[in-house]
This is a predicted structure of a 1460-nucleotide RNA (small-subunit ribosomal RNA) from an uncultured prokaryote. Model confidence (mean pLDDT): 84 of 100. The RNAcentral record of the sequence draws on ENA.

RNA sequence: AUUGAACGCUGGCGGCAUGCUUAAUACAUGCAAGUCGAACGGUAACAGGUUCUUCGGAAUGCUGACGAGUGGCGGACGGGGGAGUAAUGCAUAGGAAUCUGCCCAUGUAGUGGGGAAUAACUUGGGGAAACUCAAGCUAAUACCGCAUAAUUCCUACGGGAGAAAGACCUCUCCUUGGAUGCAGACGCUUAUAGAUGAGUCCGCGUUGGAUUAGCUAGUUUGUGGGGUAAAGGCCUAGCAAGGCGACGAUCCAUAGCUGGUUUGAGAGGAUGAUCAGCCACACUGGGACUGAGACACGGCCCAGACUCCUACGGGAGGCAGCAGGGGGGAAUAUUGGACAAUGGGGGCAACCCUGAUCCAGCAAUGCCGCGUGUGUGAAGAAGGCCUGAGGGUUGUAAAGCACUUUCAAUAGGGAAGAAGGUUUAAAUGUUAAUAGCAUUUAAAUUUGACGUUAACUAUACAAGAAGCACCGGCUAACUCUGUGCCAGCAGCCGCGGUAAUACAGAGGGUGCAAGCGUUAAUCGGAAUUACUGGGCGUAAAGCGCGCGUAGGCGGUUUGUUAAGUUGGAUGUGAAAGCCCCGGGCUCAACCUGGGAGGGUCAUUCAAAACUGGCAAACUAGAAUGUGAUAGAGGACAGUGGAAUUUCUAGUGUAGCGGUGAAAUUCGUAGAUAUCAGGAGGAACACCGAUGGCGAAGGCGGCUUCCUGGACCAACACUGACGCUGAGGUGCGAAAGCGUGGGGAGCGAACAGGAUUAGAUACCCUGGGAGUCCACGCCGUAAACGAUGAGAACUAGAUGUUGGUAAUUUAUAAUCCUUUAGUAUCUUAGCUAACGCGUUAAGUUCUCCGCCUGGGGAGUACGGCCGCAAGGUUAAAACUCAAAUGAAUUGACGGGGGCCCGCACAAGCGGUGGAGCAUGUGGUUUAAUUCGAUGCAACGCGAAAAACCUUACCUACUCUUGACAUCCUUGGAAUUUCGCAGAAACGUGAAAGUGCCUUCGGGAGCCAAGAGACAGGUGCUGCAUGGCUGUCGUCAGCUCGUGUCGUGAGAUGUUGGGUUAAGUCCCGCAACGAGCGCAACCCUUGUCCUUAGUUACCAGCACGUUAUGGUGGGCACUCUAAGGAGACUGCCGGUGAUAAGCCGGAGGAAGGUGGGGACGACGUCAAGUCAUCAUGGCCCUUACGCCUGGGGCCACACACGUGCUACAAUGGCCGGUACAAUGAGCUGCAAAGCCGCGAGGUGGAGCCAAUCCCAGAAAACCGGUCGUAGUCCGGAUUGGAGUCUGCAACUCGACUCCAUGAAGUCGGAAUCGCUAGUAAUCGCGGAUCAGCAUGCCGCGGUGAAUACGUUCCCGGGCCUUGUACACACCGCCCGUCACACCAUGGGAGUGGGCUGUACCAGAAGCAGGUAGCCUAACCUUCGGGAGGGCGCCUACCACGGUGUGGUUCAUGACUGGGGUG
Repeated sequence: AUUGAACGCUGGCGGCAUGCUUAAUACAUGCAAGUCGAACGGUAACAGGUUCUUCGGAAUGCUGACGAGUGGCGGACGGGGGAGUAAUGCAUAGGAAUCUGCCCAUGUAGUGGGGAAUAACUUGGGGAAACUCAAGCUAAUACCGCAUAAUUCCUACGGGAGAAAGACCUCUCCUUGGAUGCAGACGCUUAUAGAUGAGUCCGCGUUGGAUUAGCUAGUUUGUGGGGUAAAGGCCUAGCAAGGCGACGAUCCAUAGCUGGUUUGAGAGGAUGAUCAGCCACACUGGGACUGAGACACGGCCCAGACUCCUACGGGAGGCAGCAGGGGGGAAUAUUGGACAAUGGGGGCAACCCUGAUCCAGCAAUGCCGCGUGUGUGAAGAAGGCCUGAGGGUUGUAAAGCACUUUCAAUAGGGAAGAAGGUUUAAAUGUUAAUAGCAUUUAAAUUUGACGUUAACUAUACAAGAAGCACCGGCUAACUCUGUGCCAGCAGCCGCGGUAAUACAGAGGGUGCAAGCGUUAAUCGGAAUUACUGGGCGUAAAGCGCGCGUAGGCGGUUUGUUAAGUUGGAUGUGAAAGCCCCGGGCUCAACCUGGGAGGGUCAUUCAAAACUGGCAAACUAGAAUGUGAUAGAGGACAGUGGAAUUUCUAGUGUAGCGGUGAAAUUCGUAGAUAUCAGGAGGAACACCGAUGGCGAAGGCGGCUUCCUGGACCAACACUGACGCUGAGGUGCGAAAGCGUGGGGAGCGAACAGGAUUAGAUACCCUGGGAGUCCACGCCGUAAACGAUGAGAACUAGAUGUUGGUAAUUUAUAAUCCUUUAGUAUCUUAGCUAACGCGUUAAGUUCUCCGCCUGGGGAGUACGGCCGCAAGGUUAAAACUCAAAUGAAUUGACGGGGGCCCGCACAAGCGGUGGAGCAUGUGGUUUAAUUCGAUGCAACGCGAAAAACCUUACCUACUCUUGACAUCCUUGGAAUUUCGCAGAAACGUGAAAGUGCCUUCGGGAGCCAAGAGACAGGUGCUGCAUGGCUGUCGUCAGCUCGUGUCGUGAGAUGUUGGGUUAAGUCCCGCAACGAGCGCAACCCUUGUCCUUAGUUACCAGCACGUUAUGGUGGGCACUCUAAGGAGACUGCCGGUGAUAAGCCGGAGGAAGGUGGGGACGACGUCAAGUCAUCAUGGCCCUUACGCCUGGGGCCACACACGUGCUACAAUGGCCGGUACAAUGAGCUGCAAAGCCGCGAGGUGGAGCCAAUCCCAGAAAACCGGUCGUAGUCCGGAUUGGAGUCUGCAACUCGACUCCAUGAAGUCGGAAUCGCUAGUAAUCGCGGAUCAGCAUGCCGCGGUGAAUACGUUCCCGGGCCUUGUACACACCGCCCGUCACACCAUGGGAGUGGGCUGUACCAGAAGCAGGUAGCCUAACCUUCGGGAGGGCGCCUACCACGGUGUGGUUCAUGACUGGGGUG
């Protein structure tokens, strides 16, 4: 785009079309083919007339007419549906051996004379009916002779054969009936020609299957005969053995064919409704009759199935005609009107018939047209929806105002479709005729189903008339609500798991519109079967390789021919349709006139370039000859040495062998090793090479013989002999098979030993097939260059092999020529890219093979081959939306290279074992609130859970609330004391009367009341902000412009060095830049300047038992401000002369001096809604709020992090030293006194460089203990206390006395640390009423080790592979189990179609006939001719039997496959 459509929702009008695509299923009822009295005998019915009449009626074919019958013409047309049919068909173009009723001819000749019957009818009989029998009567345009024969036919050329029908009208005669003649028109007979129609033959075209390859005996040709309208094996009898087929016979499946229709730019594809041409069919099968025509839709006979009637004896029927009913189906209409028109049949005609046809009805089924109003109208109404709450949108839309009336409605008149017919009159023709008839003209009259027609006019009212689909992208059109991977959507991608533009609804919008969507189907897009117009190295696709048949294609020149080719002409290509130009319906659809166009068509004329044919030549292709060359080319026979194994003998002794390490094995019966000799088989080191040869497979010691091919040089010779190659045929690695040999080594299977979770493997020890030879099979490989063969053309460079020319120093070599191979790189070009690139995957030509999404499957079935294994040919159902190629960026690798890190190693100290502390899991509980969960949760949030905190549980309360804002009323606020209660809270009493003021009032606070609202540590960290962790203080992450690439992307950022560093240098199609690194900041280490109290005290002075205590000083320390200093700056070496590195000097410090803060792009949907903030959801006398008590502290257990230890480098006792950071008014608290002690008392001093906390401890000196569960260790428990606090029971810390558990250095495993570090020692602080083994800080003492980067872990850069990309915690294979689906095999079973051999044989035609019957004609009257019946024969439908083929369905069981 389209449709004979269907379904869903909706539906105003008209015109024109169309309407059982399925069951060629079975049909009730009505109609669809009759007509002619001018062929006939006649008169059943109707009407009229006449006669008779008893007035009831009867008679009469007399007239109009006419049932039934005889006869003629027509029922072969028209109408229907498409079963069959792949050619007896159709389409196109031709042909000859034919027929043709009615029609036509200004064309031929006739139409004479006789006969015999028969229906109707009457009578009788049978039958339920259908119908039928017998006898009798009768007519014809029915039937049969005779005559005639222009013409026709046959012929033996003498001759012979063969027709007919009358009726009507007019006139005349006589008129009862009838008859003669003339004329007319209609018939009849004969012959010819035409037209029309039909039959028949031939060329070309006309679906799929080769998993259908051979078919055929009347088959193919001829002869004789028969038959037909007609040629012909159409039929028959002899004879011959042909005919068809790879250019697809035969068989199977499917199918009516065409003009056309639909789609497409076209070429093509699909299709064959309506309309038109042809064919075939008419319940199924067979058959003939009649006829001009049929083997006959509404005819006949037979057989069969089905239906109906029946008195059971027997009969009837055929809607694929028009309507209509049943059934089937997603689905398709009225049991309508009329012959008015067009056409058909009959008739002289009038007329009759006509479900053909013309109309109407039903259906939005399609196409076309029209309408559902037009203008104005902002308060931008109301309502709806959204909202950022302002508004926006629906929307000039509505209302309102003004106007119009198409269509529909009502009313009115009102075309065209009508031509003819009849009657009358006139003219002309015919004729004897002014009858009649025919023709023409005129007048009158008459014919319409549609039809209440079309069109027109009038009336009245905006009045009666809009839906459907869609709105994530493709694809025009967006928001809200509901739902929450549910419900649902979906053409593809996909959407939905609590903020859905994708589901559902709504508002709004978009598109089309009396329709709109969906489904189905066809073409297009699809260059996705490629003729136009594709491909085959890696995506699907080159046969494993030759030879060669058919076929296809083919070098140069000349002539000829004219098959192809080109041009002209003629014929044809029906009409309709398409296209163009006109015309008619108001337009259009539609109808109509003219034209054009359409063929691989036929005939004919011409041309001769090209292709083909024929003829003649040529040498450039191809082949042959002559002479050389190289070679693992092939086949056969012989032969050689090394090595392995084995055997014999010797020497010799305990192991050998094997592996990552071992063991099995071998060996004291003497191995391995070594030496000598023998045997046997197989393979040929070095040379050896992107070297050679061969078509491929493949070929490797040496020699002989036989043999194929290639190449080179020069000349001769043949003269296109060529290329490719479907089938065919040959060769064809390894493995395997058969027969017979052979068997050293190796070695499937197998055995044993190892490895392993297992190990039917990899490794080891053995080892029967095989490997080898001969002969024969097999016929496959990643048979690969994944690249078919041949030919031509198109830049180069380099190597190498075999020839050859040239030069030379002439063996040899090469600046060199030309060939044939073989390799590498590269230009143009090609390619999706990779890559190819004179050895093409470039540009062309010829031929062959092959491909058409993945899986199923190279499988099943069938065929062929094979001994088998198996090979070859080769599907479908079903299933998926992908499968694949090349390249890119990442990630990953038990890949590679380089490098780094307390990563390993080297060390030191721990954890894991004990007790306790603390956190977590688990369990328990009324509750044990919640969160954090590998590293990166677990002394974490929590820098303090007895109450509070507190979020949890229980119990008792409150409901505008504990807290915020607003309103009303009242009151100062506030404080104290009673009572009940566990308290919250309730209740009573008392004190109190404030502040500002412009005197109106105001601010704050309290109480009561009403409602807006408060409140929530309720949910979602996967809706979020902010903050944080982690990779990681790792060195990376990017951008602009340019360049390269079709693109993703690349380059820069890679490379060579170097660094802690993408740090720097050099190079470079890159040049620059940004975020990171570093530096800038803080601190610490040295010095200087300034300043000098509360710090300090060198010198001076005073004073003390003593002390910077005092005067004084600012030098030092120190404090805290500002500076200096370090930059590879200097020297040497090294490096590329660079960056840098190494060493040195100087220096307090040296190569970032130490430490801190600082964390790129990003990753982990990492953590947090319980810090805070916040969207959405949820609760609202409760999930909110208050209070008491309890819980967060439980305890069989498991884990993490710590403390204290296990002791002598120690414990205890005594003595003696040396810090730093800090805190302090609700505070730190001195001295003094009391207590064994915790502490109490006391209160000086201090808002701090002033006072205080505050004794630092380890260390050092002296003593004791003596290796023990201890003078170690301190848990646990008892008793007694202190302190804080409303309150230490659950549940605080500390002190004293007593008690004195485990533990004797810790399994597997694992952690931290590289220097003022680890280890060890104490001190301070935050939180805090009290509570520190935790956390954050401070100082004291103060080590060991690092060879190095192989390994473990993590990371960075480059590179490589990848089937990964939620990225190796990836992806993914097969069995098994379960469910479902389609399919193969299967003992079989049941159908369809069909071959073949038989049986059988209805009806019928033909043939025969001895039985019977017989009107016309003939007869010599006996009969004959002819005919009929019967019987027989041949053919043959249905049916039956046997045996095959093929196909479909089904089948216990079974095989694999697909999906989940």